[in-house]
RNA sequence: GCCGCUAUCGUCUAUCGGUUAGGACAUUGGAUUUUCAAUCCAAGAGGCCGGGUUCGAUUCCCGGUAGCGGCA
Repeated sequence: GCCGCUAUCGUCUAUCGGUUAGGACAUUGGAUUUUCAAUCCAAGAGGCCGGGUUCGAUUCCCGGUAGCGGCA
């Protein structure tokens, strides 16, 4: 330098054009307990960036950035 794959809550991960963007762990509050742990209930938290297509984009297209892999 070229090619491919990937990018979603703090972390891991669902969602193949119309979802309230779902779950697990973690966090916070409450219940229970003499206390802690465990258990139960509740809450907050997310689409890498910029364009395009579309009535509608996390999803499709283009470019960029970052990570991983391959070739040179």